The RNA shown here (transfer RNA) has 72 nucleotides and comes from a Rhodospirillales bacterium. The RNAcentral record of the sequence draws on ENA. Rfam family: tRNA. Rfam classes the family as a transfer RNA.

RNA sequence: AGGCGUGUAGCUCAAUGGUAGAGCGCUGCUAUUACAUGGCAGAGGUUGGGGGUUCGAUUCCUUCCGCGCCUA
Numbered sequence: 001a002g003g004c005g006u007g008u009a010g011c012u013c014a015a016u017g018g019u020a021g022a023g024c025g026c027u028g029c030u031a032u033u034a035c036a037u038g039g040c041a042g043a044g045g046u047u048g049g050g051g052g053u054u055c056g057a058u059u060c061c062u063u064c065c066g067c068g069c070c071u072a
Stems, first nucleotide, its partner, number of pairs: 001071007010024004018055001026042005048064005
């Protein structure tokens, strides 16, 4: 320099154009003498940034940035 992939909750990951979820973790309550396991409830997201298409974008297009792999 070129090519490919990837970016969503604290972490690991879903969501094939129609109000963004799960597991683990965190907080409160419950249960226990206490801890662990369990049960109930809750907090936590400008979906990496900008632009475009669309009535509507996490999703499609484009550009920039970060990361990974390959080639030279």